Notes:
This is a predicted structure of a 119-nucleotide RNA (Glycine riboswitch aptamer) from a Bacillota bacterium.
RNA sequence: GGGAAGGAUGCGGGAGAGUUCCGGUUCCGAUGAUGGGGCCGGACGCCGAAGGGGCAAGCCCGGUGCGGAACGUCGGCCGCCCGGAGAAUCUUUCAGGCAGCAGGGACCGCAUCCGGACC
Numbered sequence: 001g002g003g004a005a006g007g008a009u010g011c012g013g014g015a016g017a018g019u020u021c022c023g024g025u026u027c028c029g030a031u032g033a034u035g036g037g038g039c040c041g042g043a044c045g046c047c048g049a050a051g052g053g054g055c056a057a058g059c060c061c062g063g064u065g066c067g068g069a070a071c072g073u074c075g076g077c078c079g080c081c082c083g084g085a086g087a088a089u090c091u092u093u094c095a096g097g098c099a100g101c102a103g104g105g106a107c108c109g110c111a112u113c114c115g116g117a118c119c
Base pairs, nucleotide, nucleotide: 001119002118006114007113008112009111010110011109012108013107018044020043021042022041023040024039025038026037027036028035045098046097047096051094052092053091054090060084061083062082063081065080066079067078068077
């Protein structure tokens, strides 16, 4: 001097599933009503990409464990058994969400900053 992983902020992109039914309330319409919108509660159905939970192989760690080769013994080695750690866009559907708008949204891109593996 260049600069990885990771992190923060900003901008952009970003899917899925009920305009379901019932009740209450309120506003609008009409002046006649079985209508429409908002909000609240309940019921059943559904989605998965905030978050949370669950798990595989290999590797790694542990064991007064079992067996094997070698060996005077311990340790080490090989195989098995038990336990631990162990991912996700998989799974679960707890949470969250299910017309449009808004909001949220894993993940992706760009920019700035922090960072400083490594050359």
Rfam family: Glycine riboswitch aptamer. From the family's description: This family represents the bacterial glycine riboswitch. Glycine riboswitches usually consist of two metabolite-binding aptamers domains with similar structures in tandem. Rfam links the family to the GO term glycine biosynthetic process.
Its mean pLDDT, the model's own confidence on a scale to 100, is 81.
The source organism's lineage runs through Bacteria, Bacillati and Bacillota.